The part of an RNA shown here (large-subunit ribosomal RNA, domain IV) has 332 nucleotides and comes from a freshwater metagenome. It matches the Rfam family "Bacterial large subunit ribosomal RNA". Gene Ontology terms of the family: structural constituent of ribosome and ribosome.
Context: one part of a larger RNA
RNA sequence: CACAGCUAAGGAACUAGGCAAAAUAGUCUCGUAACUUCGGGAAAAGAGACGCUUCCUCCAGUUGAUGGAGAAGCCGCAGAGAAAUGGCCCAGGCGACUGUUUAACAAAAACAUAGGGCUUUGCAAAAUCGAAAGAUGAAGUAUAAGGCCUGACACCUGCCCGGUGCUGGAAGGUUAAGAGGAGAUGUUAGCCGCAAGGCGACGCAUUGAAUUGAAGCCCCAGUAAACGGCGGCCGUAACUAUAACGGUCCUAAGGUAGCGAAAUUCCUUGUCGGGUAAGUUCCGACCUGCACGAAUGGUGUAACGAUCUGGGCACUGUCUCAGCUGUGAGCU
Numbered sequence: 001c002a003c004a005g006c007u008a009a010g011g012a013a014c015u016a017g018g019c020a021a022a023a024u025a026g027u028c029u030c031g032u033a034a035c036u037u038c039g040g041g042a043a044a045a046g047a048g049a050c051g052c053u054u055c056c057u058c059c060a061g062u063u064g065a066u067g068g069a070g071a072a073g074c075c076g077c078a079g080a081g082a083a084a085u086g087g088c089c090c091a092g093g094c095g096a097c098u099g100u101u102u103a104a105c106a107a108a109a110a111c112a113u114a115g116g117g118c119u120u121u122g123c124a125a126a127a128u129c130g131a132a133a134g135a136u137g138a139a140g141u142a143u144a145a146g147g148c149c150u151g152a153c154a155c156c157u158g159c160c161c162g163g164u165g166c167u168g169g170a171a172g173g174u175u176a177a178g179a180g181g182a183g184a185u186g187u188u189a190g191c192c193g194c195a196a197g198g199c200g201a202c203g204c205a206u207u208g209a210a211u212u213g214a215a216g217c218c219c220c221a222g223u224a225a226a227c228g229g230c231g232g233c234c235g236u237a238a239c240u241a242u243a244a245c246g247g248u249c250c251u252a253a254g255g256u257a258g259c260g261a262a263a264u265u266c267c268u269u270g271u272c273g274g275g276u277a278a279g280u281u282c283c284g285a286c287c288u289g290c291a292c293g294a295a296u297g298g299u300g301u302a303a304c305g306a307u308c309u310g311g312g313c314a315c316u317g318u319c320u321c322a323g324c325u326g327u328g329a330g331c332u
Stems, first nucleotide, its partner, number of pairs: 001328007009320002013318001018315001026050005035040001037152001051074004057069004075079001087313007094305002099111002115150007127136003153300004158230003163227002165223005172218003178212002183207005190199003231249005258292001259289001270286005
């Protein structure tokens, strides 16, 4: 040093943190709170008993085996005599729960979940794989199947369609290829000219205006449990303060209920109260919300959790502060 055992007095003073260790522990009897979805919570918590001998007594049982109750007595430091075998309580955050996950640093508040909602799809379904054939969906058929979001339950889920998306509409604008072929150009039989040259029909070739021409876009509506968004300044009440009230600007609309220094609060260790002798943490309030807020769900919530945070009882070598003992290792 490693692994074990014990330790006076104190008992978390240790430490980021009771990490580790100790303590608890079995069976029977008694007893058991708040809260609650009435199932739970609950082995809540908290107490007591427990060995062996004699069978004398009583009860159940079939004369029985056996079980229960009782009496008298015996031994030890110790009777669940060894081993194995829950520590408990209070309050809060998050997630309803059982479950799943980073094989080998993360098990969680992350994922999933039942439940809720929106949306697509009428069957040769939508969706997906595949140049295709074909297959899954499904040997199913809207009480079904796919996609997306939320996440038990309770109470609820406000306003905005201006932007983006999606759905519907088709009057008008814009608009491709194509259709169309006004016109233009080239060429030249011919004509004119002494010549140079000029004009130039049909045809052919090149080009080409108007007109016509779908979806889309513009446009018009709908739609937020679609993506998302949800204001500023000034004044005003018979102390002061504050502003139910008024004015004004802007907006698509200006954040409703509920919650709030919060897993969100910068200033901030906010202020007040509780707990401590003393508390940047914790709990209860307040609201001045830098920068909560309603299925990107809001607020509660019994039960549950190798979850996170704060407090208490018990217990202890975690510590005051170390000591002793055993086994092993210990320079070959």